The prediction has a mean pLDDT of 76. Bacterial RNase P class A from Halopseudomonas sabulinigri, 359 nucleotides, folded computationally. The model forms 97% of the base pairs in the Rfam consensus. The RNAcentral record of the sequence draws on ENA. The organism belongs to Halopseudomonas, within Bacteria. Rfam family: Bacterial RNase P class A. It is annotated as a ribozyme.

RNA sequence: AGAGUUGGCUGGACAGUCGCUCUGUUGGUUCCUUCUGGCGCUGGCAGGGAGGAAAGUCCGGGCUCCAUAGGGCAGAGUGCCAGGUAACGCCUGGGAGGCGUGAGCCUACGGAAAGUGCAGCAGAAAGCAAACCGCCUAAGCGCGCAAGCGCCGGUAAGGGUGAAAAGGUGCGGUAAGAGCGCACCGCGCAGCUGGUAACAGACUGUGGCGUGGUAAACCCCACUCGGAGCAAGACCAAAUAGGAAUCCAUUGGUGUGGCCCGCACUGGAUUCGGGUAGGUUGCUAGAGGUCACCAGUGAUGGUGAUCCCAGAGGAAUGACUGUUCUCGACAGAACCCGGCUUACAGGCCAACUCUUAUU
Numbered sequence: 001a002g003a004g005u006u007g008g009c010u011g012g013a014c015a016g017u018c019g020c021u022c023u024g025u026u027g028g029u030u031c032c033u034u035c036u037g038g039c040g041c042u043g044g045c046a047g048g049g050a051g052g053a054a055a056g057u058c059c060g061g062g063c064u065c066c067a068u069a070g071g072g073c074a075g076a077g078u079g080c081c082a083g084g085u086a087a088c089g090c091c092u093g094g095g096a097g098g099c100g101u102g103a104g105c106c107u108a109c110g111g112a113a114a115g116u117g118c119a120g121c122a123g124a125a126a127g128c129a130a131a132c133c134g135c136c137u138a139a140g141c142g143c144g145c146a147a148g149c150g151c152c153g154g155u156a157a158g159g160g161u162g163a164a165a166a167g168g169u170g171c172g173g174u175a176a177g178a179g180c181g182c183a184c185c186g187c188g189c190a191g192c193u194g195g196u197a198a199c200a201g202a203c204u205g206u207g208g209c210g211u212g213g214u215a216a217a218c219c220c221c222a223c224u225c226g227g228a229g230c231a232a233g234a235c236c237a238a239a240u241a242g243g244a245a246u247c248c249a250u251u252g253g254u255g256u257g258g259c260c261c262g263c264a265c266u267g268g269a270u271u272c273g274g275g276u277a278g279g280u281u282g283c284u285a286g287a288g289g290u291c292a293c294c295a296g297u298g299a300u301g302g303u304g305a306u307c308c309c310a311g312a313g314g315a316a317u318g319a320c321u322g323u324u325c326u327c328g329a330c331a332g333a334a335c336c337c338g339g340c341u342u343a344c345a346g347g348c349c350a351a352c353u354c355u356u357a358u359u
Base pairs, nucleotide, nucleotide: 001355002354003353004352005351006350007349008348009347010346012324013323014322015321016320017319018318020049021048022047023046024045025044026043027042028041029040031038032037051330055341056340058339059338060337061336062335063229064228065227066226070261071260072259073258075225076224077223078222079221080094081093082092083091084090095109096107097106098105099104110220111219115218116217117214118213132159133158134155135154136153140151141150142149143148167185168184169183170182171181172180186209187207188206189205190204191203192201193200194199233281234280235279236278243272244271245270246269247268248267252266253265254264255263288307289306290305291304292303293302294301295300325328
C1' cells in the first nucleotide's frame, strides 16, 4: 500500500419566527351554599418532548383477571457441556464436526441392533446384497492317448457403476482369493489418566470388527409449558337494574380456556318491551441511565456517587426562513422490560489476519 476479520460508536449542525403536548410556577376569569379553596378556560415564565431499530409481534418475563394454577389425557416447544439471568428458543466460555492460507466463521449437535415409513439415476448386484468383465480349476464328474476342453463350482484382489459396494496398507497364506492369520493404522467395548462436565489421550486390555442413509419423517427418550391479555383490570357515576312470556334443569348450569377430574359460585337459555354506553385510574422511578472501584477469561454480579430522561388518548414531538457541511439512509412511542430477526445513505474508532515492497 492492497485485501479482509471481529467488536463498538454515530445517524446533519447552528440561529431566528410561529405553533403542538406534558409538568412546575405565577396572573386573569366563568361556575361552585364550601371562598387565602376547588374544577374548567385563557396568558407570562422555566423545563421535558421518539429509535437503534420505536418495526416484525417471533421467543422470554413483569403486571392484571380467572384456584395460590393443582392431577390426568391431548397438544406444543427445546435437545453437546458448564456458567450467566427475573426468564428464555437469549448471552458467555468450552467440547465435537465442517469451512477458510489466516484473523475468524457455521452447526436442531439426544436416539437408526424398539418399531414403522421413505429413497431418483446409474449399476450384474443397494439391505440380514451381488458374479457383468476379469481371476482360479485344488477337490468332484464327463470326454480325450495326452496337452487340454466342458460341467459342477470357487473368488469381492483388479476393472466398471454409484453419494454409498461390508475398514485401509503391507506381509504371510491360497488353485485363485478372502480379517483366513499376523503387524501397523482405523473402529467398537472395558479400564486407567486428565477435565466440574461435554470430551480428550501418542496409555492398558480386549473384540477380527457384517447389519448403511434419513428422526426441521412418524416415533422413542429427557426436560419445559394452565388460559387470556392494558379493549387486562380497578374505582366513581349510571344501571346488562326492575318487568313479561316460553322452555330446560336441580346427578344440572356458569366461571373454563381442547377435554376430563378438581376448585369456586349459583338456577340457566331464548324472545318481547325498556334503558345505559360518561369520567378517573392502570401510565411510566424502572430487572432505569451515567461515572468510578472491586470480583470474574467472559456473559454478568457487587458497592458507592450522581441523574430523572415522552406519557398522548384519533393520538403532540411540527412548519417556515437564514447560514453552513461531507447534502443526510431505514424509519414514528401507545402498559413496561430482556432478547432475536429484519431494514438502514454516509462517517468514525479499536484490535487482529493475509499478500507485496522497503528498512